[in-house]
RNA sequence: UUAGAGUUUGAUCCUGGCUCAGGAUGCUUGCUGGCGGCGUGCUUAACACAUGCAAGUCGAACGAGCGGAAGGCCUUCGGGCGUGAAGCGAGUGGCGGACGGGUGAGUAACGCGUGGGUAACCUGCCUCAUACAGGGGGAUAACGAUUGGAAACGAUCGCUAAUACCGUAUAAGUGCACAGUACCGCAUGGUACAGUGUAAAAAGCUCCGGCGGUAUGAGAUGGACCCGCGUUAGAUUAGCCAGUUGGCGGGGUAACGGCCCACCAAAGCGACGAUCUAUAGCCGGCCUGAGAGGGCGACCGGCCACAUUGGAACUGAGACACGGUCCAGACUCCUACGGGAGGCAGCAGUGAGGAAUAUUGGUCAAUGGGCGGAAGCCUGAACCAGCCAUGCCGCGUGCAGGAAUAAGGCCCUAUGGGUCGUAAACUGCUUUUGUAGCGGAGCAAUAAGGACUACGUGUAGUCCGAUGAGAGUACAUUACGAAUAAGCAUCGGCUAACUCCGUGCCAGCAGCCGCGGUAAUACGGAGGAUGCAAGCGUUAUCCGGAUUUAUUGGGUUUAAAGGGUGCGUAGGCUGUUUUUCAAGUCAGAGGUGAAAUCCCGGAGCUUAACUCUGGAACUGCCUUUGAUACUGGGAGGCUUGAAUACGGAUGCCGUGGGAGGAAUGAGUAGUGUAGCGGUGAAAUGCAUAGAUAUUACACAGAACACCGAUUGCGAAGGCAUCUCACGAAGCGGUGAUUGACGCUGAUGCACGAAAGUGCGGGGAUCAAACAGGAUUAGAUACCCUGGUAGUCCGCACAGUAAACUAUGAUAACCAGCUGUCGGCGAUAGAAUGUCGGUGGCCAAGCGAAAGCGAUAAGUUAUCCACCUGGGGAGUACGACCGCAAGGUUGAAACUCAAAGGAAUUGACGGGGGCCCGCACAAGCGGAGGAACAUGUGGUUUAAUUCGAUGAUACGCGAGGAACCUUACCCGGGCUCGAACGGUACCGGACGACUUCAGAGAUGGAGUUUCCCUUCGGGGCUGGUAUCGAGGUGCUGCAUGGUUGUCGUCAGCUCGUGCCGUGAGGUGUCGGCUUAAGUGCCAUAACGAGCGCAACCCUUGUUGACAGUUGCCAUCAGGUAAAGCUGGGGACUCUGUCGAGACUGCCACCGUAAGGUGUGAGGAAGGGGGGGAUGACGUCAAAUCAGCACGGCCCUUAUGUCCGGGGCGACACACGUGUUACAAUGGUGACUACAGAGGGAAGCUACCUGGCGACAGGAUGCGAAUCUCGAAAAGUCAUCCCAGUUCGGAUCGGAGUCUGCAACUCGACUCCGUGAAGUUGGAUUCGCUAGUAAUCGCGCAUCAGCCAUGGCGCGGUGAAUACGUUCCCGGGCCUUGCACACACCGCCCGUCA
Repeated sequence: UUAGAGUUUGAUCCUGGCUCAGGAUGCUUGCUGGCGGCGUGCUUAACACAUGCAAGUCGAACGAGCGGAAGGCCUUCGGGCGUGAAGCGAGUGGCGGACGGGUGAGUAACGCGUGGGUAACCUGCCUCAUACAGGGGGAUAACGAUUGGAAACGAUCGCUAAUACCGUAUAAGUGCACAGUACCGCAUGGUACAGUGUAAAAAGCUCCGGCGGUAUGAGAUGGACCCGCGUUAGAUUAGCCAGUUGGCGGGGUAACGGCCCACCAAAGCGACGAUCUAUAGCCGGCCUGAGAGGGCGACCGGCCACAUUGGAACUGAGACACGGUCCAGACUCCUACGGGAGGCAGCAGUGAGGAAUAUUGGUCAAUGGGCGGAAGCCUGAACCAGCCAUGCCGCGUGCAGGAAUAAGGCCCUAUGGGUCGUAAACUGCUUUUGUAGCGGAGCAAUAAGGACUACGUGUAGUCCGAUGAGAGUACAUUACGAAUAAGCAUCGGCUAACUCCGUGCCAGCAGCCGCGGUAAUACGGAGGAUGCAAGCGUUAUCCGGAUUUAUUGGGUUUAAAGGGUGCGUAGGCUGUUUUUCAAGUCAGAGGUGAAAUCCCGGAGCUUAACUCUGGAACUGCCUUUGAUACUGGGAGGCUUGAAUACGGAUGCCGUGGGAGGAAUGAGUAGUGUAGCGGUGAAAUGCAUAGAUAUUACACAGAACACCGAUUGCGAAGGCAUCUCACGAAGCGGUGAUUGACGCUGAUGCACGAAAGUGCGGGGAUCAAACAGGAUUAGAUACCCUGGUAGUCCGCACAGUAAACUAUGAUAACCAGCUGUCGGCGAUAGAAUGUCGGUGGCCAAGCGAAAGCGAUAAGUUAUCCACCUGGGGAGUACGACCGCAAGGUUGAAACUCAAAGGAAUUGACGGGGGCCCGCACAAGCGGAGGAACAUGUGGUUUAAUUCGAUGAUACGCGAGGAACCUUACCCGGGCUCGAACGGUACCGGACGACUUCAGAGAUGGAGUUUCCCUUCGGGGCUGGUAUCGAGGUGCUGCAUGGUUGUCGUCAGCUCGUGCCGUGAGGUGUCGGCUUAAGUGCCAUAACGAGCGCAACCCUUGUUGACAGUUGCCAUCAGGUAAAGCUGGGGACUCUGUCGAGACUGCCACCGUAAGGUGUGAGGAAGGGGGGGAUGACGUCAAAUCAGCACGGCCCUUAUGUCCGGGGCGACACACGUGUUACAAUGGUGACUACAGAGGGAAGCUACCUGGCGACAGGAUGCGAAUCUCGAAAAGUCAUCCCAGUUCGGAUCGGAGUCUGCAACUCGACUCCGUGAAGUUGGAUUCGCUAGUAAUCGCGCAUCAGCCAUGGCGCGGUGAAUACGUUCCCGGGCCUUGCACACACCGCCCGUCA
């Protein structure tokens, strides 16, 4: 000293990318801004620069010049003359302008870093030492004269000085040459000593103290050169180089060197990456990180390079010189056009560029530098100040008390509560900061000069002694007064922080996932909250998280990733033993690793940042001494790795010959006749010129049936008739030979299926292309008939495949069981051992899982190859290879937030298995054609109110639209309102009746008219005001409730346990069975719940009880007849309670559950018939117009009242029905038999009238009592197959009834009229028994009725089901899946 999260899915695990939270910056930008300290501030155009400043100094080197003090002289007292000090100063001369300051263009380099070397070198000023400085000479600036030019700048002539320049003398020492001695060194070589020859010096000034000059040696400092190691990327840059590499000789340099030159040799560098290209100043360090690393190289410090661009030298100790010179280029400026001048990458500053970076400030007071003896001068180095929140650090914007909480804002479940909030107000306190006043630093040490002390007598020390830019600043103190001082971002998750309003896929947000389509915690505003705070967000960049390049620390069966295979070079790695060396390795010591930085301790600024000081550290390099286990080098052994030898057996191993039979095709001949062939069905095709078929003979090419296998062989590709020859290989045995000879293997070489290419053969079959025939909407396909390359052989190329075990090679180790091939061994046809192959199942282990598992995907070792999100793309460009086709190598822009693996649950499949349903099939009757009824769409309209829309809307909401209903339209009214509650005030009945106006609502007028009382008033009611109203207005996608459908389908789940990392599984699967997840058996499951079934109602049989209004067998009475009467409970019936049916019995099958039977019994037999009852859920299914309800909207109207109209329209389309088309019928006459219901503003017997609907009377019945009531059927007659004696629409006329009112718009009756229609295309619906079909009856709603609808009731009463292949729907199991909005899915291409 190591933190994670979001995002692929319906969910899961994994792989994998993207994104976020952290830190940092020479920063940018938005909003905001009180103070101070310390730092920092053109990252872009090494772009161009106006102006000022940035390097001068010395008169103690020199000669002129200017200047003119004091003294002197003269004087007319104004001054003049001359001497000429100080000072100034162009020029000659000396030193310095090579430092300091700036920038990073170039440079991939001995440039830098680090460590060494120079026996191959230089060094002004400084220090020390030694020795010297004799005597001469000739010039030249300045200056003067003349003169050119616009200017810059010159030209000629003349004068002059020096510490300027030049000879000469001297030579201790020094250089060079020659020969010598001694010592030393890693080579060349070096050092010391003495000898001979030879060469070269100097300067003066002065204040008299001194300052300088020359030569030599030494030191110090600074530099120069050389070497080891380290130092970016690209191989789509693989070869580079001619002074190139070396030698000899010379030149040059401070010095070595091809540095340069002549000659000679042909080398040198490179896969350990030369050359080329791109990028880049390097380092100390800085940022980040746990570290290893990664990124950076601003400020500060070291080195290098550069100074407008390029080149060159001069001077000098030092330069190839930022503010020097020359030449050339570009640019700018001046010009009299002839010619000149310039270089901010010094400090300020300007323009430009840019997202972006400051003052044309002060001072030499300090530090440092240059010159000078010094004073001093110069110094944009430096020290300060100014600007900027650009960073780090510090301080402040107050502190305490103060309501069970005001006002106001915001929110809510709203008489009230919550929150802003002790926050404020208010009271008390403090005064950092601020303002004002007063005081006021340190930085200053010394110089000149003076005094003192010491001694070596011109030096040192001590004391005194001018000088402050910053600055009246820091700081201290006094007064005043909470006074002068808070913002920014965020609040869906990650991620701390939530509500309201607005908006309505708009406006917008967004780092990723993603928000926004009317209830947005995600947009905008507000209130509140959270986080930081004089800042806060944002952009950009770097590191981290990212173990996501993995040395620490990853992978490659299926996620990206094993090369197609072998041989083999370099390289890497390498059995056992002895000995030696000490390169690696380890240890000790020495040197170095600059300072600053980082870390630790301490100290100074009030603290901190900052600074100072000490330590540690700097993980490195060099030298040296030692150790020797391991690695390595040398030497010598060994045999187990490897190879060899000798026997043995094995195989579809390779190459080249030879041989064989079947099949196919074609040829010839024969037999034979009308078809053959082909397909789902056909056609093209072949065939009377004789096919197909069949027989015989002969031919061609290709491939080798059976054996044949989970077999064998080979490195892989691959290899199959038999045989011969040649060649190769692995295996086993022996343990004879060699003695580590081995493993792997980049580049390389070779082999390498099929298709393809070239040349030459061959060509039977099959068959791309192509042709024709089909199929089809089309069919450039699948199917059929033909058919060319090709398929075969030889030679040559190509070099790829799902070249797969999707699994590189080698070696070792790690439980078992069971086959098989080849040996050895053993043997009994048993069992067992061992070596090498090839299979299956598994322990441990591994793995995301599936799975692998001694033939590993386990545990290890070595080597090679390959991977790093998806797409773009194995594409483009380049290079190489190829005859071509093409192959190998192999990107980027751009774009997405995923792509992907394995497994899970569903859904789905023109997958499989099992099963069910009027699902099909078998039947019966319909619909679709006609007319009408009704609903819907559409259209129309002032309005045709609204809703329902595949199944699951459409005779549905509606179980009754003439007004009403009514929601719609037109018109006329009302606004506390048509109804209701509360409060206040005023008034009084309300109401009824009459009358007037009006379409009515309504309004006016008239008449009439209350109750209780404690006398206050109250009840009731009208008006006014107000608080609530009212809305069939919107949202069924905000909801409750209710309903439809899958479906009366058999399913849907839970607890505990077990299995799985997990989603999840098991149970619920399997076998049998059932209508059923019904049951039985089996079983890591055992139980349970909701469903199923049963319990409920009804119907079918029967018993008991009870008999009125029901019934009437027996007895009696009685009628024209009749349970009509007495009576009866037997029967029917009504009703209540029971019984009965359970595969209980029998036979057979079955373990059982259960099934089967023309079984028995029974009214009923295997669920007896019918009903009610609808699991978890699906369809954002339907309904805000039945009701309720959130939100939104209207309020003299979207509320409400009234009159009239509309909901009833009508070129058309659809659904559901009715009536028909007729003879199983119509019509007429006669004549039987129900059930279930209804009835008082009702049902009505009966009588009368009417053809009739009905009317007028009248009676019974609140109903087992009275009443409403059958038809089809049956019998007889007629019609005789026609648009009819079928059919009844439509229309005309006349009526009845209901009702305020039948015009729009009722039903019914009678007379007349008499349409379409002669059984209905494609298609489609219902029904399995008292069912379909057919016949009537009743009821609800209702004044009446558009009812042919709905709900019930009974009468008559069939046909058919072989069966589950197919259509539709459903259930269970299984399989596949790239679907999960779940196949009405997903998805590809083209076009826009």

Small-subunit ribosomal RNA from an uncultured bacterium, 1392 nucleotides, folded computationally. The RNAcentral record of the sequence draws on Greengenes.